[in-house]
Context: one part of a larger RNA
RNA sequence: GAUUGAACGCUGGCGGCAAGCCUAACACAUGCAAGUCGAACGGUAACAGAUCGCUGGGAUCCCUUCGGGGUGAACUUGAUGCUGACGAGUGGCGGACGGGUGAGUAACGCGUAGGAAUCUACCUAGUAGUGGGGGAUAGCUCGAGGAAACUCGAAUUAAUACCGCAUACGACCUAAGGGUGAAAGUGGGGGAUCUUCGGACCUCACGCUACUAGAGGAGCCUGCGUUGGAUUAGCUAGUUGGUGGGGUAAAGGCCCACCAAGGCGACGAUCCAUAGCUGGUCUGAGAGGAUGAUCAGUCACACCGGAACUGAGACACGGUCCGGACUCCUACGGGAGGCAGCAGUGGGGAAUAUUGGACAAUGGGGGCAACCCUGAUCCAGCUAUGCCGCGUGUGUGAAGAAGGCCUUAGGGUUGUAAAGCACUUUAAGCAAGGAGGAAGGCCUGGUAGUUAAUAGCUGCCAGGAUUGACGUUACUUGCAGAAUAAGCACCGGCUAACUCCGUGCCAGCAGCCGCGGUAAUACGGAGGGUGCAAGCGUUAAUC
Numbered sequence: 001g002a003u004u005g006a007a008c009g010c011u012g013g014c015g016g017c018a019a020g021c022c023u024a025a026c027a028c029a030u031g032c033a034a035g036u037c038g039a040a041c042g043g044u045a046a047c048a049g050a051u052c053g054c055u056g057g058g059a060u061c062c063c064u065u066c067g068g069g070g071u072g073a074a075c076u077u078g079a080u081g082c083u084g085a086c087g088a089g090u091g092g093c094g095g096a097c098g099g100g101u102g103a104g105u106a107a108c109g110c111g112u113a114g115g116a117a118u119c120u121a122c123c124u125a126g127u128a129g130u131g132g133g134g135g136a137u138a139g140c141u142c143g144a145g146g147a148a149a150c151u152c153g154a155a156u157u158a159a160u161a162c163c164g165c166a167u168a169c170g171a172c173c174u175a176a177g178g179g180u181g182a183a184a185g186u187g188g189g190g191g192a193u194c195u196u197c198g199g200a201c202c203u204c205a206c207g208c209u210a211c212u213a214g215a216g217g218a219g220c221c222u223g224c225g226u227u228g229g230a231u232u233a234g235c236u237a238g239u240u241g242g243u244g245g246g247g248u249a250a251a252g253g254c255c256c257a258c259c260a261a262g263g264c265g266a267c268g269a270u271c272c273a274u275a276g277c278u279g280g281u282c283u284g285a286g287a288g289g290a291u292g293a294u295c296a297g298u299c300a301c302a303c304c305g306g307a308a309c310u311g312a313g314a315c316a317c318g319g320u321c322c323g324g325a326c327u328c329c330u331a332c333g334g335g336a337g338g339c340a341g342c343a344g345u346g347g348g349g350a351a352u353a354u355u356g357g358a359c360a361a362u363g364g365g366g367g368c369a370a371c372c373c374u375g376a377u378c379c380a381g382c383u384a385u386g387c388c389g390c391g392u393g394u395g396u397g398a399a400g401a402a403g404g405c406c407u408u409a410g411g412g413u414u415g416u417a418a419a420g421c422a423c424u425u426u427a428a429g430c431a432a433g434g435a436g437g438a439a440g441g442c443c444u445g446g447u448a449g450u451u452a453a454u455a456g457c458u459g460c461c462a463g464g465a466u467u468g469a470c471g472u473u474a475c476u477u478g479c480a481g482a483a484u485a486a487g488c489a490c491c492g493g494c495u496a497a498c499u500c501c502g503u504g505c506c507a508g509c510a511g512c513c514g515c516g517g518u519a520a521u522a523c524g525g526a527g528g529g530u531g532c533a534a535g536c537g538u539u540a541a542u543c
Base pairs, nucleotide, nucleotide: 001543002542003541004540006539007538008537009536010535013390014389015388016387017386018385019383020382021348026346027345028344030343031342032341035093036092037091040090041089043086044085047084048083049082050080051079052078056075061070062069063068100301101300102299109226110225111224112223113222114221115220118218119217120216123214124213125212126211127210128209129208130207131165133163134162141154142153143152144151145150171180172179173178185206186205187204188203189202190201193200194199227273228272229271234264235263236262239261240260241259242258243257244256245255246254276298277297278296279295280291281290282289283288303324304323305322306321307320326337327336328335329334354380356379357378358377362376363374364373365372366371393423394422395421396420403414404413405412406411427484429479430478431477432476433475437470440466442464443463444462445461446460447459448458449457450456487532488531489530490529491528492513493512494511498527499526500525501524502523508515509514
């Protein structure tokens, strides 16, 4: 000098863009952060509609001999899953992504370059199918136990849940003869024909089964690179290799039996300490050194330790089981919990934010879709934490005013500075107008494809009514008035900037040299000056 996720002191006008627990991987109140599908299913606890009915109620209308009779709406109350929908439940897909943290890890963990013995839900392209049956079980009902969490028994029921049978282009096994193995339906529309009036049947869409290929993803192996310590020199028994098996999606001591006695090491094994790694970031002319916040890739972890289940994928942050510590509930028998998600609290600390808004956009999950969910995300709030931009006025103005300070008492300086005069109005303030972020989705019409079809569905085109958290948006215009806006450090040398007063080796200063013991440009104050400026200094850290 440059830099920082900074902190502290003094000060502080506005905006844009970024950043914001580096410490206790300490403990957590509360709310939210993963759901969705009724176009898989049995159903109906809510809400709304429809239909039917009852007790009241009596509007309206009709008739009237004016006494009354008939009709019976709103409201009240019940039934029917009939419709829109839908709590709980079965089932499907997703909760393995997204989000957080850096404890562990010196390792094929990461980076880079390769490899062969593998798997892959959803997606894309293609091939072949989607026939016919069965038995259960949640829910519901009844009963029982328990304080609760919840559990048990009986009866009954559905499916795209589960299980056989048939079939097998591919596929798998094979002793090459042969053998094994699938599936599920749902919804929209419909002219003939049949019909038990449910439908069959046709067609379209979404599915389902088997297989092939792709894309993307994942697992595995290897070369090289990857901190310090020798005041760590020897380490190793599944250890090193082989044979045969087991196991896995897959190679392999990954595991097991047997056999052999190997394997690593001063080119640093083993041990100890430290540490997530990388793209990058900071610095530097570079080489290098330091570093790994934000953003991106990757790994590991989810109270601590262990384990498997389900699944295409986990040995699973907001799943399960076991052990432990801690906290909470309890009827003492037993149960519940896991913020290193977003906010927020206590604690620790020099130190780090709101218990905010919205799904409008981008993206993700589910769904045919409408749509629902989304603390991802987009926004807003707080903080000069950083970078950048703007402003705090402009011109004129010598009687060089007053005041301050200095003085050789003449004057000098503050200083065109102020006042005065003439202007301007950025930003802030008030008011009005007002983009873009909006693509889509919905409705209507046309057209093309599909089709038996002018239904329906899909693509394209046109028209219509719409979808914005931010938001009192950006931006533009108008209004008023210099009005609302300057500090901090330093002035002995290094180092730009000097005098006076006070103090008297005291009080104090100090990065180094060093100042201070009566004339201190070095301490404290003042005047003046210098440097930066909404900041300026100090401290810490890196080059």